[in-house]
Context: one part of a larger RNA
RNA sequence: AGCCAACGGUGGAUGCCUAGGCGCCUGAUGCCGAUGAAGGACGUGGGAGGCUGCGAUAAGCCACGGGGAACCGCCGACCAGGUUACGAUCCGUGGAUGUCCGAAUGGGGAAACCCGGCACCCGUCAUGGGGUGUCACUCCGGUCUGAACACAUAGGGCCGGUAGAGGUAACCGGGGGAACUGAAACAUCUCAGUACCCCGAGGAAAGGAAAGCAACCGCGACUCCCUCAGUAGCGGCGAGCGAAAGGGGAAGAGCCUAAACCGAGCUGGUGGUAAAGCCCGAUGGCGUUGCCAGUUCGGGGUCGUGGGACCCGACAGACGGAGCAUCGGAUCCGUCACGGAGUUACCAAACCGAUGUCUAGUGGAAGCACUCUGGAAAGGUGCGCCGCAGCGGGUAAGAGCCCCGUACACGAAAGACACUCGGUCUCCGGUUGGACCUCCCAAGUAGCGCCGGAUCCGGGAAAGCCGGCGUGAAUCUGCGAGGACCACCUCGUAAGGCUAAGUACAGUCAGGCGACCGAUAGCGGACUAGUACCGUGAGGGAAAGGUGAAAAGUACCCCGGGAGGGGAGUGAAAUAGUACCUGAAACCGUUGGUUU
Numbered sequence: 001a002g003c004c005a006a007c008g009g010u011g012g013a014u015g016c017c018u019a020g021g022c023g024c025c026u027g028a029u030g031c032c033g034a035u036g037a038a039g040g041a042c043g044u045g046g047g048a049g050g051c052u053g054c055g056a057u058a059a060g061c062c063a064c065g066g067g068g069a070a071c072c073g074c075c076g077a078c079c080a081g082g083u084u085a086c087g088a089u090c091c092g093u094g095g096a097u098g099u100c101c102g103a104a105u106g107g108g109g110a111a112a113c114c115c116g117g118c119a120c121c122c123g124u125c126a127u128g129g130g131g132u133g134u135c136a137c138u139c140c141g142g143u144c145u146g147a148a149c150a151c152a153u154a155g156g157g158c159c160g161g162u163a164g165a166g167g168u169a170a171c172c173g174g175g176g177g178a179a180c181u182g183a184a185a186c187a188u189c190u191c192a193g194u195a196c197c198c199c200g201a202g203g204a205a206a207g208g209a210a211a212g213c214a215a216c217c218g219c220g221a222c223u224c225c226c227u228c229a230g231u232a233g234c235g236g237c238g239a240g241c242g243a244a245a246g247g248g249g250a251a252g253a254g255c256c257u258a259a260a261c262c263g264a265g266c267u268g269g270u271g272g273u274a275a276a277g278c279c280c281g282a283u284g285g286c287g288u289u290g291c292c293a294g295u296u297c298g299g300g301g302u303c304g305u306g307g308g309a310c311c312c313g314a315c316a317g318a319c320g321g322a323g324c325a326u327c328g329g330a331u332c333c334g335u336c337a338c339g340g341a342g343u344u345a346c347c348a349a350a351c352c353g354a355u356g357u358c359u360a361g362u363g364g365a366a367g368c369a370c371u372c373u374g375g376a377a378a379g380g381u382g383c384g385c386c387g388c389a390g391c392g393g394g395u396a397a398g399a400g401c402c403c404c405g406u407a408c409a410c411g412a413a414a415g416a417c418a419c420u421c422g423g424u425c426u427c428c429g430g431u432u433g434g435a436c437c438u439c440c441c442a443a444g445u446a447g448c449g450c451c452g453g454a455u456c457c458g459g460g461a462a463a464g465c466c467g468g469c470g471u472g473a474a475u476c477u478g479c480g481a482g483g484a485c486c487a488c489c490u491c492g493u494a495a496g497g498c499u500a501a502g503u504a505c506a507g508u509c510a511g512g513c514g515a516c517c518g519a520u521a522g523c524g525g526a527c528u529a530g531u532a533c534c535g536u537g538a539g540g541g542a543a544a545g546g547u548g549a550a551a552a553g554u555a556c557c558c559c560g561g562g563a564g565g566g567g568a569g570u571g572a573a574a575u576a577g578u579a580c581c582u583g584a585a586a587c588c589g590u591u592g593g594u595u596u
Base pairs, nucleotide, nucleotide: 001595002594003593004592005591006590007589008588009587015581016546017545020517021516022514023513024512025511026510027509028508029506030505031167032166039101040100041099042055043054044053046079047078049075050074051073061095062094063093064092065091066090070083071082072081106115107114108113116135117134118133119132120131121130122129137164138163139161140160141159142158143157144156145155171202172200173199174198175197176196182189186236212219213218223250224249225248226247227246233241234240254498255497256496257442261299262298263297264296265295266294267293268292269291270290277286278285279329280328281327282326283325284324304476306441307440308439309438311434312433313432314431315430317336318335319334320333321332322331338429339428340427341426342425350424351423352422353421354420355418356417357416358415359414361410362409363408367383368382369381370380372379384401385400386390392404393403394402447471448470449469450468451467452466453465457483478493479492480491481490482489533540534539553580556567557566558565559564
């Protein structure tokens, strides 16, 4: 020095464990913010570093409700001092306080800082100083003023606004919009209207009440699911892309304007002395009337078996009122009655009660023994019991009956939500027939041309939809569509708007489940984790769990300066001693054997 064996050291694999993750499901809930958010800075404890909580009233203050004996949060002990049956700590609901930054908004600014104006108060002999409130911009409403230019308008001042601004996981609508890739290369094509950027909104969003489909039969808003169907089609007819009608389900809901016509107000024009007017008839009277154009408001009206206006007629309560005056008629308005409806649309704003749910909680059955084993009984043995409860967790090991629970049954002073019901309340109300002469039925629109886009449709025989530029109709004997186009036939009624439910998602809350992980796994993060650390910055981003049932965490003695160890003691165990469960291998030793 090699090898073998035993025993150690080092190391932290493996096994076991779980405080944390991952996924799915069900239900709830779904916006927050100038009444200052989200997110932070700095403070705040008797002694206080981090976390948590809180805000100069600072691990807290007040009220109400729950609960019922200890408490003064966690790492983390200890000392000191307190609170509590006059009900604390703790839990829930409501309220108060809430520094500074941050949309940040008095002005500034290198965020958490600096410097002000005004009003009132405090302080000083006075100045400086302190406190409370207020002071950004835009928009909307009102009001007063007011240029160029007379009216006017622009602009300005003042008052009022719980208006806007910023944040937000995914879902949603819109505006923009790739490439890798595939086509076995690549350019049309594909990836894909995906990723990504921007804008906007809501608890959902979008869509939505046929200028629709269909096919000679018919359906009857929209949305979502299954199917139709990998079909019809599109396609360097390559790669590949890929419908719709129809059928079956979920849900179910329909409405309001514009115009014609009538009335009123305002502005402009016309007109000129009584004629067109003032509801009709008669009498009187008025006339800045009337008429035309524009505009505002109210009535009317909303449809495709075309509808409405206008005109004519029939029917339908009571009371009061209106117009230039009186009488009669007709018309209109208001109130009541009657009828209907309603808080998401349909015209519109609220309140109260009941009911249910949520935000603390409450009750909740039934087992003992043993000289068994063991450190420990829940294991074993024996004899029982409950069960609408033998899900699960804990207790020194493996407990239905020890503890927490579980099935089941209850519960709210306060706040929130939901639907249903009821009440107050609020809103709405002519119906019908005839005539078809007249009027209206959404215009720089439809259509068309050129150029694009999106649809299954790549410009094609290419309809229909959307956009840019140009051109440019008709009003029901109208107009659009049925995949070029024409005829016939059929369907619909564009160019205004609103609309619940069924649908999507999961930041948030609660519950359940897993042939999901078990510390190099599972979220990056089981632990002071988006921490330490790195980077000017955007950003990147760890490692790190386990004594024991219980600290009972080794009094005392010995060696040593200490570290560390030897005794003693605790414990079932100390080769479980905080460098702590198990403790593999590499690596390093000790002892013995053996080989050279």
The prediction has a mean pLDDT of 81. A computed fold for a 596-nucleotide part of an RNA from an Actinomycetota bacterium, annotated as large-subunit ribosomal RNA, domain I. The source organism's lineage runs through Bacteria, Bacillati and Actinomycetota. It was read from a public genome assembly. Rfam family: Bacterial large subunit ribosomal RNA. Its family is annotated with structural constituent of ribosome and ribosome in the Gene Ontology.